[in-house]
RNA sequence: GCCUCGGUAGUCUAAUGGAGAAGACGCACGACUGAAGAUCAUGUCAUCCAAGUUCGAUUCUUGGUCGAGGCA
Numbered sequence: 001g002c003c004u005c006g007g008u009a010g011u012c013u014a015a016u017g018g019a020g021a022a023g024a025c026g027c028a029c030g031a032c033u034g035a036a037g038a039u040c041a042u043g044u045c046a047u048c049c050a051a052g053u054u055c056g057a058u059u060c061u062u063g064g065u066c067g068a069g070g071c072a
Stems, first nucleotide, its partner, number of pairs: 001071007010025004018055001026044003030040002048064005
């Protein structure tokens, strides 16, 4: 330099065009307990950046950026 794949919450993983972006762990508060743990209820927080296509983009296109792998 070229090619491929990937970037979603504090962490891990879903959602492949249809609209409250889901789940687990975590965290906060409450119940329970002598206290804690476990359990239960409620809440909390996210689509790497910019542009384009579309009525509608996490999803498709282009560029950038970061990471992993391959070729030279």
This is a predicted structure of a 72-nucleotide RNA (transfer RNA) from Rotaria sp. Silwood1. Rfam family: tRNA. By type it is a transfer RNA. From the family's description: Transfer RNA (tRNA) molecules are approximately 80 nucleotides in length. The RNAcentral record of the sequence draws on Rfam.